[in-house]
């Protein structure tokens, strides 16, 4: 330099035809317990890597750019 993959909550990841952004773990509060753990109930937490475009509407399609991984040269 070229090609492919990947980037979504603190962490691991879903989100399959463009139509309300989610799960598990973790955090907080409460219940339960003599207490802790476990269990149960509830709550908070996201500019979907950045920018631009298409569209009534974009995590999703297109362009560009950045990080990471792999391959080729």
């Nucleotide at each position: 330099g070229c090609u492919g993959g990947u980037g979504u909550a603190g962490c691991u990841c879903a989100g399959u035809u463009g139509g309300c952004a989610g799960a598990g773990c973790g955090g907080c509060u409460g219940a339960u317990u003599u207490g802790u753990a476990a269990u149960c109930a509830g709550c908070a937490g996201g500019u979907c890597g950045g920018g631009g475009g298409u569209u009534c509407a974009a995590a999703c399609c297109c362009c560009u750019u950045c990080g990471c991984c792999a391959g080729c040269u």
Predicted 3D model of a 73-nucleotide RNA (transfer RNA) from an Oscillospiraceae bacterium. Taxonomically the source falls in Oscillospiraceae (Bacteria, Bacillati, Bacillota, Eubacteriales). The prediction has a mean pLDDT of 81. Its Rfam family is "tRNA". Gene Ontology term of the family: triplet codon-amino acid adaptor activity. It is annotated as a transfer RNA.